Context: one part of a larger RNA
RNA sequence: UGACGGGGGCCCGCACAAGCGGUGGAGCAUGUGGUUUAAUUCGAUGCAACGCGAAGAACCUUACCAGGUCUUGACAUCCCUAGAAUUUACUAGAGAUAGUUUAGUGCCUUCGGGAACUCGGUGACAGGUGCUGCAUGGCUGUCGUCAGCUCGUGUCGUGAGAUGUUGGGUUAAGUCCCGUAACGAGCGCAACCCUUGUCCUUAGUUGCCAGCACGUAAUGGUGGGAACUCUAAGGAGACUGCCGGUGACAAACCGGAGGAAGGUGGGGACGACGUCAAGUCAUCAUGGCCCUUACGACCUGGGCUACACACGUGCUACAAUGGUCGGUACAGAGGGUUGCCAAGCCGCGAGGUGGAGCUAAUCCCAGAAAACCGAUCGUAGUCCGGAUUGGAGUCUGCAACUCGACUCCAUGAAGUCUGAUUCGCGAUUACUAGCGAUUCCGGCACACGGCGGCCGUUACUAGUGUCCA
Numbered sequence: 001u002g003a004c005g006g007g008g009g010c011c012c013g014c015a016c017a018a019g020c021g022g023u024g025g026a027g028c029a030u031g032u033g034g035u036u037u038a039a040u041u042c043g044a045u046g047c048a049a050c051g052c053g054a055a056g057a058a059c060c061u062u063a064c065c066a067g068g069u070c071u072u073g074a075c076a077u078c079c080c081u082a083g084a085a086u087u088u089a090c091u092a093g094a095g096a097u098a099g100u101u102u103a104g105u106g107c108c109u110u111c112g113g114g115a116a117c118u119c120g121g122u123g124a125c126a127g128g129u130g131c132u133g134c135a136u137g138g139c140u141g142u143c144g145u146c147a148g149c150u151c152g153u154g155u156c157g158u159g160a161g162a163u164g165u166u167g168g169g170u171u172a173a174g175u176c177c178c179g180u181a182a183c184g185a186g187c188g189c190a191a192c193c194c195u196u197g198u199c200c201u202u203a204g205u206u207g208c209c210a211g212c213a214c215g216u217a218a219u220g221g222u223g224g225g226a227a228c229u230c231u232a233a234g235g236a237g238a239c240u241g242c243c244g245g246u247g248a249c250a251a252a253c254c255g256g257a258g259g260a261a262g263g264u265g266g267g268g269a270c271g272a273c274g275u276c277a278a279g280u281c282a283u284c285a286u287g288g289c290c291c292u293u294a295c296g297a298c299c300u301g302g303g304c305u306a307c308a309c310a311c312g313u314g315c316u317a318c319a320a321u322g323g324u325c326g327g328u329a330c331a332g333a334g335g336g337u338u339g340c341c342a343a344g345c346c347g348c349g350a351g352g353u354g355g356a357g358c359u360a361a362u363c364c365c366a367g368a369a370a371a372c373c374g375a376u377c378g379u380a381g382u383c384c385g386g387a388u389u390g391g392a393g394u395c396u397g398c399a400a401c402u403c404g405a406c407u408c409c410a411u412g413a414a415g416u417c418u419g420a421u422u423c424g425c426g427a428u429u430a431c432u433a434g435c436g437a438u439u440c441c442g443g444c445a446c447a448c449g450g451c452g453g454c455c456g457u458u459a460c461u462a463g464u465g466u467c468c469a
Stems, first nucleotide, its partner, number of pairs: 019425004026316008034307002042053002064302007073125001077124002079121002082118002086103001089100004107114002127291002130289003136285002138280003141276001143274001148187006154163003167178003193268004198236007208225002212223003239262001242256005322377006334365003339358002344353003384415001389410007432453001434451002438447001
């Protein structure tokens, strides 16, 4: 100077408390440990690993294993020889590959050859998801969006260092004010950026329809309109600006007015100096070491999907605030040409057929669901719950045995609200119901990141409090 204290003071945070809903018990999904295995590829391991890398393992991916193969090599540059490139068919084989065969002879040219591309050869070399993240770059997590971390000059101290940055107030904030041997400055804070909430102007098509007409079973369907909604570009608006009180005549705080919005309006992006020899040599790059007829490369099949068990994260439930049946209403944000796929028809259904429209404010995905109205069930392992299993199918794809999703019929397990414990949440939030997107041939999504709907309970708001954890 720091660090630490079951020392003190001040303060903050869904940290406790108050409350709502979950976890831990059940079944399933998924990740991990362990075990097993020819292989179950590798990494991540308190918070900050465990629905993590993986925004999607049937082949491929794929790095693992077994078997079959290659050795200048699957990929790059240089040299030599031959051939344009390219292409058809057959045979053997699991394929890689090997053999035979058909068509084709192009472009530039100083006629020597050259430029692509290919067979073969020679060696320089290629190649390595092999090791070391404790040799590294880059990127990332975390403390933490916490309010801190420093510098120049000056001053003090023999010096390490101190001062500034401490103190009195105040703030979300080292935010601002006052004081002050300090005076200034930088990186952070805030603001500038995006989005959302109000209004205005401009512009009206594919969007809109108030008024005026036409027309329909019905629909902005048509004429027309530019008001409204909306779209998307530009502006306005919020600054403690105004008023009262408190305060040190300050900064600021409390209350009020006006206002769509009030004191950072809500949300996002944005992460200082540093910490953890944190993570990553398997994104990539890279030092060193190691392999070089193999630790490189190709192929087929298998594995990553195993299963006495243990843990994490989720989904579905145990029901009546509910299940089932019928009727009826209301979103936003997205995606679409190798695509989205309408009407009609067939099928109980997954789906098939069909072919209109759409490169999209035009057409399609696309019926939102919970909610609401009516009926039924009457507290039962049930008309709850849906695991598991049998049968029959659909779709994608070269191919669903290992190992896909979905549909129909049958089956109907555990489970009656869950020990100790533990997690999330401060408002359009929690809880709850659905929709679309991403990755993908397809899909194991109950994942992930977005969107809007319903409810108006509880917290908060007033008062009290930081003792305990």